[in-house]
RNA sequence: GAAGUCGGCCGGGCAGCCGCUGCGCCUCUGGCGUGGAGGAAAGUCCGGGCUCCGAUGGGCAGGGUGCCAGGUAACGCCUGGGCGGCGUGAGCCGACGGCCAGUGCAGCAGAGAGUAGACCGCCGAUGGCCUCCCCAGGGAGGAUCAGGUAAGGGUGAAAGGGUGCGGUAAGAGCGCACCGCACGGGUGGUAACACUUCGUGGCACGGUAAACCCCACCCGGAGCAAGACCAAAUAGGGGAGCAGACGCGUGGCCCGCGCGGCUCCCGGGUAGGUUGCAUGAGGUGCAUGGCGACAUGCAUCCCAGAUGAAUGGUUGCCUUCAACAGAACCCGGCUUACAGGCCGACUUCCACU
Numbered sequence: 001g002a003a004g005u006c007g008g009c010c011g012g013g014c015a016g017c018c019g020c021u022g023c024g025c026c027u028c029u030g031g032c033g034u035g036g037a038g039g040a041a042a043g044u045c046c047g048g049g050c051u052c053c054g055a056u057g058g059g060c061a062g063g064g065u066g067c068c069a070g071g072u073a074a075c076g077c078c079u080g081g082g083c084g085g086c087g088u089g090a091g092c093c094g095a096c097g098g099c100c101a102g103u104g105c106a107g108c109a110g111a112g113a114g115u116a117g118a119c120c121g122c123c124g125a126u127g128g129c130c131u132c133c134c135c136a137g138g139g140a141g142g143a144u145c146a147g148g149u150a151a152g153g154g155u156g157a158a159a160g161g162g163u164g165c166g167g168u169a170a171g172a173g174c175g176c177a178c179c180g181c182a183c184g185g186g187u188g189g190u191a192a193c194a195c196u197u198c199g200u201g202g203c204a205c206g207g208u209a210a211a212c213c214c215c216a217c218c219c220g221g222a223g224c225a226a227g228a229c230c231a232a233a234u235a236g237g238g239g240a241g242c243a244g245a246c247g248c249g250u251g252g253c254c255c256g257c258g259c260g261g262c263u264c265c266c267g268g269g270u271a272g273g274u275u276g277c278a279u280g281a282g283g284u285g286c287a288u289g290g291c292g293a294c295a296u297g298c299a300u301c302c303c304a305g306a307u308g309a310a311u312g313g314u315u316g317c318c319u320u321c322a323a324c325a326g327a328a329c330c331c332g333g334c335u336u337a338c339a340g341g342c343c344g345a346c347u348u349c350c351a352c353u
Stems, first nucleotide, its partner, number of pairs: 001349010012318007020036007038324001042335002045333005050223004057255004062219005067081005082096001083094004097214002102212002104208002119153002121149003126146003129142005161179006180203001181201004185196004227275004237266006246260004282301008
């Protein structure tokens, strides 16, 4: 100097004039003071707080998660570690329990695809055929049939461990050495797991669970349009069905428990206001503990509450000349979008010293 990786911050500001709105006060059609959208407010994907129903419940079906240890109110989140994969690296990703519980699936090719094999090859010692020799007992040779074989070749994504030596008619863990694999022991670690010149065994009926499935752990439901209060209004109308051996009770089914009417269709009327509604698993600073997520203590601050939906217009200056984008009960996460600017740590390459 260039290229990258990880983390954090800002994402318009100042002043004047006019305008909107929450709260407080006042001399109250207004005035004054003070406050007024986000890092994702988005997606509605998870987890909860809160409200109501279920008296207290249990089970089945169903759903979710899936290495270990921690954090947290909790989680499918976060932190640290292990193993695996990608990258030269800083780093990033992981749907990461089980295939000896069972069932499935893998086209074509190929002899054969899991209790899975003989196409091309190699042998043909032993039984059969031919030739020669001969001591008639046998010996040598040739080509093959029966038979043997899975080392060489071929097919395939994948083919009954690999290399070498011995052995054999030719071969084969058939035997041996080393490697690999399985089981056991030892050491380190809380554990996942790692290491091992420790021992035994000739040992491969493989792959796949984001296939069905098995195992472990977790899970009531509905949701602020929840719920509470005040007000208003009517046609307490009409019809059908079930009815205690029944029906109803906040997903389905069963048991239990409680209650005693319940379900459906047609038609008519009203629907305005208050509350829930913001002091919180809250923010910030410091200290202590911890590798860290975070926890504890002290101090300090109050930081939007609309309801056809509030923060806009204009002028001047500065400037990074401004992106993605607007709360609607609240909070913790994840995911997605983002013009431009700033800061820190780390990695690789090039050049010079």
Bacterial RNase P class A from an uncultured Ectothiorhodospiraceae bacterium, 353 nucleotides, folded computationally. Rfam family: Bacterial RNase P class A. Rfam's curators write: Ribonuclease P (RNase P) is a ubiquitous endoribonuclease, found in archaea, bacteria and eukarya as well as chloroplasts and mitochondria. Its best characterised activity is the generation of mature 5'-ends of tRNAs by cleaving the 5'-leader elements of precursor-tRNAs. Cellular RNase Ps are ribonucleoproteins. RNA from bacterial RNase Ps retains its catalytic activity in the absence of the protein subunit, i.e. it is a ribozyme. Rfam links the family to the GO terms ribonuclease P activity, tRNA processing and dimeric ribonuclease P complex. Its mean pLDDT, the model's own confidence on a scale to 100, is 81.